Overview: A computed fold for a 73-nucleotide RNA from a Thermomicrobiales bacterium, annotated as transfer RNA. Rfam family: tRNA. The family's RNA type in Rfam is transfer RNA. Rfam links the family to the GO term triplet codon-amino acid adaptor activity.

RNA sequence: GGGCCUGUAGCUCAGGGGUAAGAGCAAGGGACUCAUAAUCCCAAGGUCGAAGGUUCGAAUCCUUCCAGGCCCA
Numbered sequence: 001g002g003g004c005c006u007g008u009a010g011c012u013c014a015g016g017g018g019u020a021a022g023a024g025c026a027a028g029g030g031a032c033u034c035a036u037a038a039u040c041c042c043a044a045g046g047u048c049g050a051a052g053g054u055u056c057g058a059a060u061c062c063u064u065c066c067a068g069g070c071c072c073a
Stems, first nucleotide, its partner, number of pairs: 001072007010025004018056001028042004049065005
């Protein structure tokens, strides 16, 4: 330098055009217990990597860029 893949909550990931973006874990609060652990409940937590474009509608499709990974040279 070229090709491909990934980027969504603190972490690991799902969602692959249809209109309030989700799960598990972690962290926080509560219940239970003499207490802790385990278990159960609750709430919170997101500029969906950035910008632009297409569309009635974009996390999702297209373009460029950024970051990381793999392969080739």
The coordinates come from a structure-prediction model, not an experiment, and the mean pLDDT is 83.
The source organism's lineage runs through Bacteria, Pseudomonadati, Thermomicrobiota, Thermomicrobia and Thermomicrobiales.